[in-house]
RNA sequence: UAGAGUUUGAUCCUGGCUCAGAGUGAACGCUGGCGGCGUGCUUAACACAUGCAAGUCGAACGAGAACGGGUCAUAGCUUGCUAUGACUGUCAGCUAAGUGGCGGACGGGUGAGUAAUGUAUAGUUAAUCUGCCCCCUAGAGAGGGAUAACUACUGGAAACGGUAGCUAAUACCUCAUACUCCUUCUACCUUAAUGGUAGUUGGGAAAUGUCUUUUCGCUAGGGGAUGAGACUAUAUGGUAUCAGGUAGUUGGUGGGGUAAGAGCCCACCAAGCCUAUGACACCUAGCUGGUCUGAGAGGAUGAUCAGCCACACUGGAACUGAGACACGGUCCAGACUCCUACGGGAGGCAGCAGUGGGGAAUAUUGCACAAUGGAGGAAACUCUGAUGCAGCAACGCCGCGUGGAGGAUGACGCAUUUCGGUGUGUAAACUCCUUUUAUAUGGGAAGAUAAUGACGGUACCAUAUGAAUAAGCACCGGCUAACUCCGUGCCAGCAGCCGCGGUAAUACGGAGGGUGCAAGCGUUACUCGGAAUUACUGGGCGUAAAGCGCGCGUAGGCGGUUAAUUAAGUCAGAUGUGAAAGCCCCGGGCUCAACCUGGGAACUGCAUUUGAAACUGUUUAACUAGAGUGUGGUAGAGGAGAGUGGAAUUUCAGGUGUAGCGGUGAAAUGCGUAGAGAUCUGAAGGAACACCAGUGGCGAAGGCGACUGUCUGGACCAAUACUGACGCUGAGGUGCGAAAGCGUGGGGAGCAAACAGGAUUAGAUACCCUGGUAGUCCACGCCGUAAACGAUGUCAACUAGCCGUUGGGAGUCUUAGUAUUCUUAGUGGCGAAGCUAACGCGAUAAGUUGACCGCCUGGGGAGUACGGCCGCAAGGUUAAAACUCAAAUGAAUUGACGGGGGCCCGCACAAGCGGUGGAGCAUGUGGUUUAAUUCGAAAAUACGCGAAGAACCUUACCUGGACUUGACAUCCUAUUAAUGAUUUAGAGAUAAGUUAGUGCUAGUUUACUAGAAAAUAGUGACAGGUGCUGCACGGCUGUCGUCAGCUCGUGUCGUGAGAUGUUGGGUUAAGUCCCGCAACGAGCGCAACCCUCGUCGUUAGUUGCUAACAGUUAAGCUGAGAACUCUAAAAAGACUGCCUGGGCAACCAGGAGGAAGGUGAGGACGACGUCAAGUCAUCAUGGCCCUUAUGACCAGGGCUACACACGUGCUACAAUGGCUAGGACAAUGAGAAGCGAAACUGCGAAGUGGAGCAAAUCUAUAAACCUAGUCCCAGUUCGGAUAGCAGUCUGCAACUCGACUGCUUGAAGUUGGAAUCGCUAGUAAUCGUAGAUCAGCAAUGCUACGGUGAAUACGUUCCCGGGUCUUGUACUCACCGCCCGUCACACCAUGGGAGUUGAAUUCACCCGAAGCCGGAAUACCAAGAAGGUUACUGUCCACGGUGGGUUUAGCGACUGGGGUGAAGUCGUAACAAGGUAACCA
Repeated sequence: UAGAGUUUGAUCCUGGCUCAGAGUGAACGCUGGCGGCGUGCUUAACACAUGCAAGUCGAACGAGAACGGGUCAUAGCUUGCUAUGACUGUCAGCUAAGUGGCGGACGGGUGAGUAAUGUAUAGUUAAUCUGCCCCCUAGAGAGGGAUAACUACUGGAAACGGUAGCUAAUACCUCAUACUCCUUCUACCUUAAUGGUAGUUGGGAAAUGUCUUUUCGCUAGGGGAUGAGACUAUAUGGUAUCAGGUAGUUGGUGGGGUAAGAGCCCACCAAGCCUAUGACACCUAGCUGGUCUGAGAGGAUGAUCAGCCACACUGGAACUGAGACACGGUCCAGACUCCUACGGGAGGCAGCAGUGGGGAAUAUUGCACAAUGGAGGAAACUCUGAUGCAGCAACGCCGCGUGGAGGAUGACGCAUUUCGGUGUGUAAACUCCUUUUAUAUGGGAAGAUAAUGACGGUACCAUAUGAAUAAGCACCGGCUAACUCCGUGCCAGCAGCCGCGGUAAUACGGAGGGUGCAAGCGUUACUCGGAAUUACUGGGCGUAAAGCGCGCGUAGGCGGUUAAUUAAGUCAGAUGUGAAAGCCCCGGGCUCAACCUGGGAACUGCAUUUGAAACUGUUUAACUAGAGUGUGGUAGAGGAGAGUGGAAUUUCAGGUGUAGCGGUGAAAUGCGUAGAGAUCUGAAGGAACACCAGUGGCGAAGGCGACUGUCUGGACCAAUACUGACGCUGAGGUGCGAAAGCGUGGGGAGCAAACAGGAUUAGAUACCCUGGUAGUCCACGCCGUAAACGAUGUCAACUAGCCGUUGGGAGUCUUAGUAUUCUUAGUGGCGAAGCUAACGCGAUAAGUUGACCGCCUGGGGAGUACGGCCGCAAGGUUAAAACUCAAAUGAAUUGACGGGGGCCCGCACAAGCGGUGGAGCAUGUGGUUUAAUUCGAAAAUACGCGAAGAACCUUACCUGGACUUGACAUCCUAUUAAUGAUUUAGAGAUAAGUUAGUGCUAGUUUACUAGAAAAUAGUGACAGGUGCUGCACGGCUGUCGUCAGCUCGUGUCGUGAGAUGUUGGGUUAAGUCCCGCAACGAGCGCAACCCUCGUCGUUAGUUGCUAACAGUUAAGCUGAGAACUCUAAAAAGACUGCCUGGGCAACCAGGAGGAAGGUGAGGACGACGUCAAGUCAUCAUGGCCCUUAUGACCAGGGCUACACACGUGCUACAAUGGCUAGGACAAUGAGAAGCGAAACUGCGAAGUGGAGCAAAUCUAUAAACCUAGUCCCAGUUCGGAUAGCAGUCUGCAACUCGACUGCUUGAAGUUGGAAUCGCUAGUAAUCGUAGAUCAGCAAUGCUACGGUGAAUACGUUCCCGGGUCUUGUACUCACCGCCCGUCACACCAUGGGAGUUGAAUUCACCCGAAGCCGGAAUACCAAGAAGGUUACUGUCCACGGUGGGUUUAGCGACUGGGGUGAAGUCGUAACAAGGUAACCA
């Protein structure tokens, strides 16, 4: 020392991305009251107009007279002033220009260059200099000749000169003198080297100048101070895809040169020097004190302030000087700008302002030398864009204000609302108060020790006025404080990450409200932090990224025991330094603060010095536990090379022998009558070595397997003797290194890439088959990679046990062995502690430690490009970036899935029976058609479904006609009873009339009023909608599935998701039960409880029943009976209860009894959930939409169409049948606008009729069946469609469009392809009956009822569905999943690329300005001589030129791959055994 979001269905980890913090010389957007203190071209070291930024000294000098003074003259008059003129140079006023001195090397600016000639720190200078300043010592004697200014002449446009002449100095020169100065030599002392002292040789100085008072100035020497030079060590960026660099290079000797050391320069000699501790090269960069951040360690940075350096248009050079190779100096070259008379000249804002330009972006052409400081001067003073101030800018920091108190009808407005209210909100208004600020007026400092104040209309103080002059910005989905309404509708837009937006958006835009900060607030950019995400503090490498394929070994790193030594590391003390400022602490000053200031601490560093001696190191002496050597044994597919062997395949030769062989899922290609295959004999040749054989052995790894010699490496064991740390690791280096591949030469039996053919397939460049070449084998040489794996580097030490096995050794014995115990070296399986994200590892560690090496830092791009190295090639090795994504990954978990596995179930298959699919018709759907063919339902789980019944109605659709508060509801006003009947027009809705009718309740004044109900008219609120959204919903329903499952509490296990329970062994129809078990219990489901049927008894006995008795006529018809059937209520009964056998038990098998036997049969009953399943058109309902219409009414039409396709059914195809006649037996249910008997009529549908019945009373022929007859296998006496005619019934109405009847007609169809459905017993099949809906009916449908009444189930391999356990998974929208590659299209970045255009750099040569240095005239020169200067010339050399090389940047036709992109093409490679296991080379 703070964390959060984001990978997943969920979890833990790994890991990246993002956010919250602080900061800035900032910029942009919106906004803006004041003051103080700071700060302000980060870009073009781009170009600069204009002004200013360095002068000063007359007390160095000549000279001068502009100004002033003085004197004189003149004029005016105000009579002592003004003006004009002349003179003056000894005026203690002055001065342009010039000579001379000092200063222009400071101050100010900028950061281009520079990776070290720099900077920082510490040193050295015995290798040095230092103007002005301070101190000390000594001195200043004698001379000289010039020159500028000036004058004259003269060149030039100008800049600037030329010639002749005059003149001064503190300008210049000579001589004298001189020391502790320089120099030659000698002696002594000293040092690492140098150096010091003494003597000696030679040499070198000055301005008596200015001024009269002192000063100031000059010369030599010494010392100090300050400043500067040089050198050394350490530290101070990146890249190794920069690995070799260097000829003055490295050193020496001798010279030169400098203030001074030195290859600094030169001559000669030697061949060195630097470098993996990174030379050389390239890219980038001023360094530091510090600044920002951070807990710190660090990281980033180098504005302002301060120290150092470098630069001054670009490049080069020197001069002067104490100091420069000189920002506002000189010379030369170049580029640019300006002037020009075209001949030639001038310039350098990276000084202060300012201009243009660039840029997102950075100020005034201000005031003053008053202060501080600087230059000159003796001084006054002058100069000073240094500096002090002011101006501009919210650019930053700090401070202040925009009012305070009261004030509820909680006003208005706005927003919202569940319409009640709520919020804004004491907020406002209103009342009282104050005046910081503002404005106005007045006073008024300090800064200044005498004078002098730019700031300054200052700060500050006082008075007056009056709430007066002063609030915004961002945000409100999570992270992250703060929520609602409207608009929009994957659009517009937002977004830091996750993400939001497809009609109810707290995420877009607006509004109200809220939150945060506040004269600011947000955004952008950048830095640090969070990030332990480069890990020194402080990470990792079995599977997440990461151990080199394996050895040997160099440098390096590390290193056993004892003693001594030393003091390099280490530790302690002291001293010096670590500039100031800054940070921190304590004080002080501005009203506070920022800011300023005094003191302290700190500056973690470096150096010197003094100590300590444990540890590390050095050196020395020893030791034996590490390591090694010797002796004796042992095992072994360790290696190399030589020889030998048998089995098998193939081929060849021969014999026997005949038609096939071979191959596959099935086939075919292929071989074979020219004799295959089979079989026997013989021969040839190559390769590999069955059994033994084993988580057995050996080897460093790769790897090694018949047998026998030869050569050879290593390991282990036992006992000891010897050496004496000889060791471990190991960057580079070097060797070995499977398979494939390459080169040369052999060899070639089998196998077998490529290739060919045959199959398979939609295709099949594959999988399968038949062939078959490289290759596989040998020798020699390359290659150097593999999932080269234990995905686990090597070495050493320590840390519970148990069980195998291989090699060696030792012990024990009544079994001498295939025994047993111990030990050692290997090799395996469990497992404790511990570790791990988990899985797992666990003495063979992934535990605990140590040493050394290698490697990793999100996914993709990519192990790729370029470059280098290696290779014959293939290729290997080293190894990026742009761009792109917010993930990618590991382990484990729940599910789901698998052309994974185990177990189990189901009419799931099988075994059966009957169907569908073919025909005709019915019905529903699709499609088509139509004005409309209303709407919905769509695999299973839509399709005889909603619809238990479309002629009108229904009806929702279409056409036409009519209505607008409405067909329906509530409220208000007015009027009227309501209502009925009826006429006319019209298709009707409707319109216009006639007529009857005055009701009910209450009050009363009985003229009436009020009310209730209803109607009419009016008004607006509203009604209405089968309009949309079932993906906004409720309710209801289907389905998995009547499948046996789904969960919870507590406990336990796990970091966690989760697990356990619920798994296991049995058993069951069942998570049914039993046993076991870290589980123990519980809930919803199962079962049971409910209903129906089956048995018996009890109760009851009409409308039902009738055994016995009696009567009777056909009949339980009657008397009677309550036994039977039946009815309908409550009971009983079945529970594996009993027996036998099996089993621990649960339970199972069999049996008995029983009406029924193992849930007796059937029904109702449907767990948690799934399908955004279905329904807004049953109903209800949010939102949206329509409102003279999407509402409401009416007539007609349509929903019934018809080339066609599908589903569900009916009837059939016939003889187990059809027809005719006769005969027998049910149950359920229904009935009043009803069922309707008998009887009569009609061929019949029906009609007439009306008994009986609101029902155990009345109302219905049950049919299949049985008996008899007929038909005789055919499109029929089967089948009945279609059609014609004639009718019946319902109904306002049967045309579109009803049912039924009679006669006639008599299609298709002779048992149905692929495929497919139902059913396990009173079931299938078959036969009829009833009901709902309903006027009638398209019903062959649906729902019920009974009659007759089978077959089959070996069994669970397969198909389908389900349950459970387990396994794999890259799926979790869950396999209808996921996902790969080519191609096509668009965009983006990038590699190659004939080349081309720049830039940088290097080498060689040429040219060679200015300049220093050397030479130097026959030229010039005055100061005694020596001499000096120079033309000219030589070396060096900038710029420039030519040629070559290297590096780098831009562009580039074409081209390569890569990335990205809602719905493109082709296939389906991977994930499950992914349908040929996958993967590596």
A computed fold for a 1481-nucleotide RNA from an uncultured prokaryote, annotated as small-subunit ribosomal RNA. The prediction has a mean pLDDT of 84. It matches the Rfam family "Bacterial small subunit ribosomal RNA".